[in-house]
């Protein structure tokens, strides 16, 4: 002066004027009410008003409802280890294994000797054991290559994937056959809570890959979801109860008392009984509307301690949308980089996507000058 | 707002427990018949399997995210 990598943070200011929507005094009117006071129009003040992603609805809670003694199956999700955390599949710190010159990044990273299944084409042969090509041995045809029996897995061929790797001995030719180092498996032993690393001894390899195939091991989840839930509560229709006309008749001490009669239709005459069904009255579920869950919460800033972080505890201080057709929005000045992505609907903690710009910090690499 | 479900030639629909080149009707292109269309006959696949990315030797299938399109709850 170039690259490059990891953290954090802003994400148009300001200043007018018209506006939108909730809250809080307060003026006037009109109505209820004995009064406090209570609703409804209206003026007028005072404060408040979208995000880092408010989006996807992937995850984990809080809350309500449901089941409610309590488990277990089925299913689902997670998978090295240890901590954070209301919880998590988030997050931090560590271990392994890969990229990368580094700084630093990435990783579904249990188990394939519990069991089933697949590995297509090629290839001898894909998990049971096997020889195409070669290389050795023996025989035998005959003669310069063939056939037939045998040893071999070094080489070469197939394939993503071939039976521990490399040298060195040995052998007829090979071959953990031996032996040396490396890789594994088992033991022990230090170091670490541990995942794991280091050394040491042993053991000729103990038997491909796949589990984002079934499965098996260990944790962990009941289901539904603010259109959850409570609460008031019209019309009309449906449930449930009750009650139906008397200018009728006899008596009478004038208060009553007995008799008959007692809504309409249908059951093709009558009554009783049954069915529908009319008007009034009450009750009770709902339904439309309304009111509530609503936002002060695992909150936010500062500041000290602890703790390698994640995050924790202790003080002080602020309150910071709550709409229900759904509010933030238009002009106009100035200014600068010339303003991308994008709009709350019950909350919160994550993760993913989207994203114009620009600010700030730590670390690495390469190149010059001193 | 909340749950739920779907994607394959232009449209309709196959493709097994993952195995190679993704097939069928129909449309469509080109030839041939006809004077000329239209049947007909013969030939041809015209696709980023809804984008990205991962797991396997291999992915239309399995895992993950994105975008679209439906459909239930007042």
């Nucleotide at each position: 002066g170039g690259a490059g990598u990891c953290g954090g943070c802003c994400g148009g200011a300001u200043a007018g004027u018209c506006g939108c929507u909730g809250c809080c005094g307060u003026g006037u009117u009109g109505c209820c009410u004995u009064c406090u006071g209570g609703c409804a129009a209206u003026g007028g003040g005072g404060g408040g008003g979208a995000g880092g992603a408010a989006a996807g609805u992937c995850c984990g809670g809080g809350c309500u409802c449901u089941a409610c003694a309590g488990g277990a199956c089925a299913g689902g999700a997670u998978g090295c280890c240890a901590g954070g955390u209301a919880a998590u599949g988030c997050c931090u710190g560590g271990g392994a294994g890969g990229c990368g010159u580094g700084a630093g990044c990435c990783u579904a990273c249990g188990g394939a000797a519990a069991g089933u299944g697949c590995c297509a084409c090629a290839g001898a042969a894909a998990a049971u054991a096997u020889a195409c090509c070669g290389c050795c041995c023996g025989a035998a045809a005959c003669u310069u290559u063939u056939u037939c029996g045998g040893g071999u897995a070094a080489g070469g061929g197939u394939g993503a994937a071939a039976u521990g790797g490399u040298g060195c001995g040995g052998u007829a030719a090979g071959a953990g056959c031996g032996c040396a180092c490396c890789g594994c498996a088992u033991c022990g032993c230090u170091g670490g809570c541990a995942a794991c690393a280091g050394c040491g001894a042993u053991g000729g390899c103990a038997g491909g890959g796949u589990a984002a195939a079934c499965c098996c091991c260990a944790u962990c989840c009941g289901g539904a979801g603010c259109a959850a839930g409570a609460c008031c509560a019209a019309a009309u229709a449906g449930g449930g109860g009750g009650a139906c006309a008397g200018c009728c008749g006899g008596u009478u001490u004038c208060g009553g008392c007995c008799g008959c009669g007692a809504c309409g239709u249908g059951u093709g005459g009558u009554c009783c009984g049954c069915a529908c069904g009319g008007u009034c009255c009450c009750c009770g579920g709902g339904u439309a509307g309304g009111u509530u869950g609503c936002u002060a919460g695992a909150g936010g800033u500062c500041u000290g301690c602890g703790g390698u972080g994640a995050c924790g505890c202790a003080g002080a201080u602020c309150c910071c949308a709550g709409a229900u057709g759904a509010a933030u929005g238009a002009c106009u000045a100035u200014u600068c980089a010339a303003g991308a992505c994008a709009g709350a609907a019950c909350c919160c903690g994550g993760c993913u996507u989207a994203c114009a710009g620009g600010c700030c910090g730590g670390c690495u690499c390469c190149c010059g000058c001193a | 707002g909340c749950g739920c479900u779907u994607g394959u030639a232009g449209c309709u629909c196959a493709a097994c427990c993952g195995g190679a080149u993704a097939g069928a009707g129909u449309a469509c292109c080109g030839g041939c018949c006809u004077u000329c269309g239209a049947a007909g006959c013969c030939g041809g696949g015209u696709g980023u399997u809804g984008g990205g990315g991962g797991u396997u030797c291999g992915a239309g299938u399995c895992c993950c995210u994105c975008c679209a399109g439906g459909c239930g709850c007042g």

Two RNAs folded together computationally: RNase P RNA and transfer RNA, 444 nucleotides in total. It holds a member of the Rfam family "Bacterial RNase P class A". Rfam classes the family as a ribozyme. The coordinates come from a structure-prediction model, not an experiment, and the mean pLDDT is 77.